[in-house]
RNA sequence: AAAUUGAAGGGUUUGAUCCUGGCUCAGAAUGAACGUUGGCGGCGUGGAUUAGGCAUGCAAGUCGCACGAGAAACUAAUUAGCUUGCUAAGAGGUGGACAGUGGCGCAAGGGAGAGUAACGCGUGGUUACUUGCCCUCGAGACCGGGAUAGUGUCGGGAAACUGGCAGUAAUACCGGAUAACAUCUUCGGAUCAAAUGGUGUGAUUCCGCUCGAGGAUAGGACCGCGUACUAUUAGCUUGUUGGUGAGGUAACGGCUCACCAAGGCUGCGAUGGUUACCGGGUGUGAGAGCAUGGCCCGGCUCACUGGGACUGAGACACUGCCCAGACACCUACGGGUGGCUGCAGUCGAGAAUCUUCGGCAAUGGACGAAAGUCUGACCGAGCGACGCCGCGUGCGGGAUGAAGGCCCUCGGGUUGUAAACCGCUGUCAGUAGUUAGGAAGUCCAUGAGGGUUCUCUCUCAUGGUUGACCGAUCUUCAGAGGAAGGACGGGCUAAGUUCGUGCCAGCAGCCGCGGUAAGACGAACCGUCCAAACGUUAUUCGGUAUCACUGGGCUUAAAGCGUGCGUAGGCGGCUUGGUAGGUGAGAUGUGAAAGCCCACGGCUCAACCGUGGAAUUGCGUUUCAAACCCCCAAGCUCGAGGAAGAUAGGGGUGAUGGGAACUUAUGGUGGAGCGGUGAAAUGCGUUGAUAUCAUAGGGAACACCGGUGGCGAAAGCGCAUCACUGGAUCUUUUCUGACGCUGAGGCACGAAAGCUAGGGUAGCGAACGGGAUUAGAUACCCCGGUAGUCCUAGCCGUAAACGAUGAACACUGGGUUGAGGGGACUUCCACAUCCUCUCGGCCGUAGCGAAAGCGUUAAGUGUUCCGCCUGGGGAGUAUGGUCGCAAGGCUGAAACUCAAAGGAAUUGACGGGGGCUCACACAAGCGGUGGAGGAUGUGGCUUAAUUCGAGGCUACGCGAAGAACCUUAUCCUAGAUUUGACAUGCUUGAGAAUCCCUAUGAAAGUAGAGAGUGCCCUUCGGGGAGCUCUUGCACAGGUGCUGCAUGGCUGUCGUCAGCUCGUGUCGUGAGAUGUCGGGUUAAGUCCCUUAACGAGCGAAACCCUUAUCUCUAGUUGCCAGCGGGUAAUGCCGGGGACUCUAGAGAGACUGCCGGUGUCAAACCGGAGGAAGGUGGGGAUGACGUCAAGUCCUCAUGGCCUUUAUGUCUAGGGCUGCACACGUCCUACAAUGGUACGGACAAACGGACGCAAUACCGCGAGGUGGAGCAAAUCCUAGAAACCGUGCCUCAGUUCGGAUUGCAGGCUGCAACUCGCCUGCAUGAAGCCGGAAUCGCUAGUAAUCGCAGGUCAGCAUACUGCGGUGAAUGUGUUCCUGAGCCUUGUACACACCGCCCGUCAAGCCACGAAAGUUGGGAGGGCCCGAAGUCGCCAAGCUAACUCGCAAGAGAGGCAGGCGCCGAAGGUCAGCUCGACAAUUGGGACUAAGUCGUAACAAGGUAGCCGUAGGGGAACCUGCGGCUGGAUCACCUCCUUU
Repeated sequence: AAAUUGAAGGGUUUGAUCCUGGCUCAGAAUGAACGUUGGCGGCGUGGAUUAGGCAUGCAAGUCGCACGAGAAACUAAUUAGCUUGCUAAGAGGUGGACAGUGGCGCAAGGGAGAGUAACGCGUGGUUACUUGCCCUCGAGACCGGGAUAGUGUCGGGAAACUGGCAGUAAUACCGGAUAACAUCUUCGGAUCAAAUGGUGUGAUUCCGCUCGAGGAUAGGACCGCGUACUAUUAGCUUGUUGGUGAGGUAACGGCUCACCAAGGCUGCGAUGGUUACCGGGUGUGAGAGCAUGGCCCGGCUCACUGGGACUGAGACACUGCCCAGACACCUACGGGUGGCUGCAGUCGAGAAUCUUCGGCAAUGGACGAAAGUCUGACCGAGCGACGCCGCGUGCGGGAUGAAGGCCCUCGGGUUGUAAACCGCUGUCAGUAGUUAGGAAGUCCAUGAGGGUUCUCUCUCAUGGUUGACCGAUCUUCAGAGGAAGGACGGGCUAAGUUCGUGCCAGCAGCCGCGGUAAGACGAACCGUCCAAACGUUAUUCGGUAUCACUGGGCUUAAAGCGUGCGUAGGCGGCUUGGUAGGUGAGAUGUGAAAGCCCACGGCUCAACCGUGGAAUUGCGUUUCAAACCCCCAAGCUCGAGGAAGAUAGGGGUGAUGGGAACUUAUGGUGGAGCGGUGAAAUGCGUUGAUAUCAUAGGGAACACCGGUGGCGAAAGCGCAUCACUGGAUCUUUUCUGACGCUGAGGCACGAAAGCUAGGGUAGCGAACGGGAUUAGAUACCCCGGUAGUCCUAGCCGUAAACGAUGAACACUGGGUUGAGGGGACUUCCACAUCCUCUCGGCCGUAGCGAAAGCGUUAAGUGUUCCGCCUGGGGAGUAUGGUCGCAAGGCUGAAACUCAAAGGAAUUGACGGGGGCUCACACAAGCGGUGGAGGAUGUGGCUUAAUUCGAGGCUACGCGAAGAACCUUAUCCUAGAUUUGACAUGCUUGAGAAUCCCUAUGAAAGUAGAGAGUGCCCUUCGGGGAGCUCUUGCACAGGUGCUGCAUGGCUGUCGUCAGCUCGUGUCGUGAGAUGUCGGGUUAAGUCCCUUAACGAGCGAAACCCUUAUCUCUAGUUGCCAGCGGGUAAUGCCGGGGACUCUAGAGAGACUGCCGGUGUCAAACCGGAGGAAGGUGGGGAUGACGUCAAGUCCUCAUGGCCUUUAUGUCUAGGGCUGCACACGUCCUACAAUGGUACGGACAAACGGACGCAAUACCGCGAGGUGGAGCAAAUCCUAGAAACCGUGCCUCAGUUCGGAUUGCAGGCUGCAACUCGCCUGCAUGAAGCCGGAAUCGCUAGUAAUCGCAGGUCAGCAUACUGCGGUGAAUGUGUUCCUGAGCCUUGUACACACCGCCCGUCAAGCCACGAAAGUUGGGAGGGCCCGAAGUCGCCAAGCUAACUCGCAAGAGAGGCAGGCGCCGAAGGUCAGCUCGACAAUUGGGACUAAGUCGUAACAAGGUAGCCGUAGGGGAACCUGCGGCUGGAUCACCUCCUUU
């Protein structure tokens, strides 16, 4: 010098957003467990569950220098035998085992956490006490005595053990003496000890003994403060609280007892219940905190369970004693024995926790003078990846980027320098050795020196003596050799591909994945992260400001008590003085060690360890300060209150009075209805209603004034008058002098409904009855109607009791308005102006807020106090308590379940919400459909098959612009075929190709035979190209599936006017603005305004066609004029005038005029014009919607099929017919039919074709063939129309179905199954129910013509022209659409969402007759051991008296008494377990009934209460807006 460097967020509610709010993840940790895997070492750590039971061994002994006795062994005088060096005996000595007396120890060390919520622990104090061994000091140790173990002997007992007799020692025991600086004391006095023992030749000296004092250490006791949850535990206590006296203790004390008093504790939580050893510390955290108390250290408690004492310095004693109990063992059945929560070990239970190891070598302890003995304390080793730390599993080079694997767009990529291969090294482990250190001592011997002497002791030197276990280090050997896995890869969260599977199997921490293309399941490859480990589970803290002290909230998200008064408590105005409790500063004591932190050091590093420091935020003592808070004292007036004067008011209570209306009764008039509704009916009425008049009775409520006006604490209060009474405001500034604010408990008031008792009852009106409505209608509507509504006296105590906003005080721009006062100004008055106090509203600045909004009446800024909240559901439920007559109120959970529930705002969509606008949407018209017959499509039915698709609008004369075969198909029946009917490549063999024939067959096919041999090269053998057949392989093929894997195309909204973007601005944001508003338009068309300015896709325009004109051109078209010609015709010459053709232009633009309009856009009218406001028509279809349609046009992913689901063939079917629907045709007739005659189009088609003239046929048609690849020729006759005749209203001269006969055409073929013709037949049908379709002008209607398809077949489809109307100029309604606005619980977007009963399954919970178990106490009974007390006639060595006998003192056995554990019993309390049955609740793809809520949700909803009902619910009464819409009033803003 250092020791205070520290704070991250993400996922998930929504279509999207912001917020609230929960759930969840990433981090760290553990005495852990489990799964997979596992090389080495160091240091730690390891029975958390059953304080469950324990076999076995060990864990406390030691001292012979206290004592008696003394075995084995050794030695040995001596003796005996004899094979004279052997055997035996052996005094004595050494020796000291087993056991005993005695001393010390055994109260330590070691283990555990059951109990304990307590002075137990922590911290800081206090003292009425004790303290063996240890240290210091003082004083002492004299004289005696009697026993008893062991032992011997005799017994009892299975054993454990035990009895009698004899006899013995001590540092064992006892008596006397002595005695103070000890103890007691009445202050005279009294009382109390010892071992002179041990060793030794020898002790004043070494070790011991006794009394006392002091110290040290250790302990006992007391006190302040701190120390879990629960009030669904609110009262507890009788030795209880205190006193006096006594006893007891080492010691204070109700510690115990007697007596006296009646106290003591408690909302600052007593008592009870539940849980729990406490601390140092540990984990986490930025911290504050929160959680925890394993190892280590300190304290406490326990020792099989309960009780008890003894001994002792110390215990009520883990391995001591006694008793009771449970359990276990031994037994000869009589009795005994035991206590691992010591170390190992075992069983059990459990997810789970080790060796029946070595040693006292070290450290420590007991005993001993010592040597030493003992020590499962301890030191070590073993087992377990249980944790922390360290090391290794190689290093360098090495590309053809090998092989293999995986992927692939088939090119390649990746695994990957990775491997192989080459070179190198030698850590760890292995092999073989060596060895430092942990060892310091103790003791012995010798020597030297010191302590006066010593048996004692100190120092030094030399020599000897001590290692259970570990063994670093070093050396040797060999060789990359022995050593890598786990989890994860959808997001959070680093890291992805393929295959398999197909809402299955499975995954999942949350969100969620899986239903045939899964980055989410399983596998493979690859990758990511950690690494001898990696994951999972459990738990704690964190993130989480999600209990908020630091650091949250309560209008609408959860949350202000319905309101007031007020107790305790909390907080409190100004000035002065004082004190010092809080507060601030300093000093000091303490805050054990270890741990954390810092520095240094030791193990090679680290973990680990050592030394020193810092810290320990606390508590005590003390000094100083005095601003602030508290306290004491004295004052003040602005808070608060009082007084005086004045004022406003539906404030309250009681009484009295009043008019309108209603109803009833009576009477009069009157005469058929009234009443009621969407429409009706029930009901009332000829016994006279309704209506009307008069009179009388009754009850309830008080119109207008009346008003975001007034009063009240809230609930609430409205006719008038009187009486009593509460509060408020203003003015004066007169008095008191902080008297204040809030307010847990408590008390009072408290709408409506409801309850009790008694009245009253006009109207209204739950329940109830009836009538309607309806599928039903327990409702809405109607007719009645009871309780109730009203009064009196009580109860209840709740509401959306709301401003969803607690009370009080202060501060912070304004504007405006209403109510009640006062003042100024003005001579006076004025709501004329200004100022001021109080109350009620609106708008709005700053600020706040998630936003909506609030904004001096705060939801702003502050202070004080109270109440309340902590995800949704379960549930304001259950249970307990309490209140109530009841209904019910207050207090108020949990299991279980979900990942949300919710608030505000946004964009859409929707509404049986609103406004504006448009459309053949309606209306006004015209014509149809629906009825008939037929055609055609669809459904259904049928069938061997009736192939498939399309299904509201937007399928149904649709795909199909044309099914006899073909078409035609996974249609059916039958027959064939397999590299294939078709494509490409390779391959075997044969052959040109090609053509023809035969057999069989329904054909396809199968079998066979014949003709023919080409091109190029050639060495003539052959080869090559091409083609055909054939073998095999790749593959072809599929109208098979999936249109919900797709492309493309198409329909629809809709030719509707919309859909977007850039920049800017606003908003936290989603988003908004622009795109709104006022006009206008067909139009988001244009204009104006404007925080918007511009732009894009759409609209419009551009394009085609048509209507007018001009120019150009003039054949095949035209023909006015000129000419020619004919019976006639542009037939010919010619012409370009006209029509026409087809090119280019013009023209129309609100351009002009008038009016309206904002000096606009535009609209209305007019002129001119062929055409007028888009001239008509067409093509053209924004962003998107419908998982719309199509895999059967085509294309295409995936799947399926491959002698078949491919291909070929024949026949049948797609045409089938009780029926239903769609779209059409023809009709029902006279505006017609029919016959005859006559006129006028456009557009299109034609060579496998159109076909004229002519001839034949009644006709369809046939023969024949001019002309024409077309403005030339042909189809080709247009028809309706016009003219004339007939028909004369009928099933007809309408209508034409059906059927018969005879024909024609096409085609290989008209039976199933074509079209046409002629003759004959002549059905239904006389204008069509409910309902429904099209159309606004060259349109509807009507008339015909043409074309495509096509061999043939058209009432269909696509086009063309002819004739040619009516009605409307509006927007109430139906339908659809657009814009604006509003509500929303919808967003798959109303075909939405969603509620309740019932039925089913499953889960947890409540109640319940009862059954059963535990816990804590209480009363009574019994009463072991034992202390204490009393008795003690029995027993009795020590002392006293006595010569003795004996007596006495004292003691003991024994007995009695108090207390007393276990036990018994009684009645309760409390906590569980189970339970027939029962109740609601949660959850569960597709159950039943309805449709209550969300929009005005179709009766606005909701709250409280009451009644009713299958259910959601309905109804009454009062309340709320958290109700839509329309109108009015008020207020505000602006002008």
Molecule: small-subunit ribosomal RNA
Organism: Rhodopirellula sp. TMED283